This is a predicted structure of a 103-nucleotide RNA (Glycine riboswitch aptamer) from a soil metagenome. The prediction has a mean pLDDT of 80.
[in-house]
């Protein structure tokens, strides 16, 4: 990588021309789309802590004086089940981090 199992969370939300699909008592009603709020995070993306690397800095120390040291700012690297909430998701099915088998 492939394959079986398991596998949370959040609306059964409102409103809509048309157009599609099932149903039908042909008068509708269900979903698929669309838009509006309001929410969820564990496809996907995105951010970041110590830490180590660079670099300026006499702000302390120390020093003959230069260096080193310590501490500070900038940069760059840096994890996630943190964060965000683009994307995805909010009956069910799908899907789905991550586990556990077997290849």
């Nucleotide at each position: 990588c492939c394959u079986c199992u398991g596998g949370a969370g959040a609306g059964c939300a409102g409103g809509g021309a048309c157009u599609c699909g099932a149903u039908c008592u042909c008068g509708g009603u269900c979903g698929a789309c669309c838009c509006u709020c309001a929410c969820c995070g564990a496809a996907g993306g995105a951010g970041c802590a110590a830490g180590c690397g660079g670099c300026c800095u006499g702000g302390c120390c120390u020093c003959c004086a230069c260096g080193a040291g310590c501490g500070g700012a900038c940069c760059g690297u840096g994890a996630a089940u943190c964060u965000c909430u683009c994307a995805g998701g909010u009956c069910g099915c799908c899907g789905a981090a991550c586990a556990g088998a077997g290849g």